[in-house]
RNA sequence: CGGGACGUAGCUCAGCCAGGUCAGAGCGCUGGUAUCGGGCACCAGAGGCCCGCGGUUCGAAUCCGCGCGUCCCGA
Numbered sequence: 001c002g003g004g005a006c007g008u009a010g011c012u013c014a015g016c017c018a019g020g021u022c023a024g025a026g027c028g029c030u031g032g033u034a035u036c037g038g039g040c041a042c043c044a045g046a047g048g049c050c051c052g053c054g055g056u057u058c059g060a061a062u063c064c065g066c067g068c069g070u071c072c073c074g075a
Base pairs, nucleotide, nucleotide: 001074002073003072004071005070006069007068010027011026012025013024020058029045030044031043032042033041051067052066053065054064055063
């Protein structure tokens, strides 16, 4: 320098291809039940406007462009 993959909750990831209901799961966290207490189990809850900026559209996490970051391949 060229090409590719990825970026969504504290962590690991779905959802994107094929735009539209309130953006979900597991773990973790908080409260409760239970226990002498803890762990396990069960119940409830908080937590993300989806890497950034533009564009398309009635409507964008999703499509397009340009950047940024991580990883891989090539030179």